[in-house]
Context: one part of a larger RNA
């Protein structure tokens, strides 16, 4: 740009692409077979490998923005109490997220047409013959089935719903045509942002608002702050204390920040 007014949404599915796996076990059965030895077809259940896909409830893993222990040095005058810097300095847990080796789930079934092969009826070629005319049965294969993508599928498809079909100047053979404006459903741009991401797009919002920070309370996690008190020479210990603190989590709250501009239909 198309798709014959301009949009939002939901679809159809030409067509594409992916998946199609192997094994053990019990049961039929120690049967059919078979002198034994050994040993089935076929069913119905279970179980597992590898692979895929989606998740994080649990099980771990990271989690350089949580929380605690400690080492040296340096600062804060000093004591204590904190920072800075030494691979986050070093160690011992960890939120969300993200992830596997955790969790869940999946190949199926079913039917259609075939293959090698097994048949039925039958001639040619009085028999016989699955083929020549005609009918069956028959794979982990094909084709559907299952998942996902798909109408630029220019054959450019179909449902719903919502906007407009108003006026103003010129022409006019009065049927109309040329120019221009205005309202419009939407939609872009822009600004908060994340369940989304390289960018774009996608999604969730712009005061008629909880998007996002803040502040609230709750949850996690760490593990019992600082300071008083109390024993005691001190170190340290015990009390107030299941305590202080807490990052991305969960829920409120409109204190901050979401100002605002633009484009858009009269076809063929």
């Nucleotide at each position: 740009c198309g798709u014959u007014g301009g949009a939002g949404c939901u679809u159809u599915g030409a067509g594409a692409g992916g998946a199609u796996u192997c094994u053990u076990c019990u049961u039929u059965a120690g049967u059919a077979c078979g002198a034994g030895a050994g040993g089935a077809c076929u069913u119905c259940g279970a179980a597992g490998g590898a692979c895929g896909g989606a998740c994080c409830u649990c099980u771990g893993g990271u989690g350089c923005a949580c929380c605690a222990g400690u080492u040296g040095u340096c600062a804060c005058g000093c004591u204590a109490g904190u920072g800075g810097c030494a691979c986050g300095g070093c160690u011992g847990g960890g939120u969300a997220g993200c992830u596997a080796u955790g969790u869940c789930c999946g190949g199926a079934a079913c039917g259609g047409a075939u293959a090698a092969c097994c048949g039925c009826u039958g001639a040619a070629g009085g028999c016989a013959u699955c083929u020549a005319a005609g009918c069956g049965g028959g794979a982990a294969g094909c084709c559907c089935a299952c998942c996902u993508c798909a109408a630029g599928a220019u054959g450019a498809g179909a449902g719903c719903u919502c906007c407009a079909g108003u006026c103003c100047c010129g022409a006019u053979u009065c049927g109309u045509c040329g120019g221009g404006a205005g309202a419009g459903a939407g939609g872009c741009c822009g600004c908060u942002g994340g369940u989304a991401g390289a960018c774009c797009a996608c999604c969730a919002g712009c005061u008629u608002g909880a998007u996002a920070g803040g502040c609230c309370g709750g949850g996690u996690g760490u593990g019992u702050a600082a300071g008083g008190c109390g024993c005691g020479a001190a170190a340290u210990c015990g009390u107030c204390u299941c305590a202080g603190c807490u990052a991305a989590c969960c829920g409120g709250u409109a204190c901050u920040a979401a100002c605002g501009g633009c484009c858009a239909a009269g076809g063929g």
A computed fold for a 268-nucleotide part of an RNA from a Planctomycetota bacterium, annotated as large-subunit ribosomal RNA, domain VI. Its Rfam family is "Bacterial large subunit ribosomal RNA". The RNAcentral record of the full RNA draws on ENA. The coordinates come from a structure-prediction model, not an experiment, and the mean pLDDT is 85.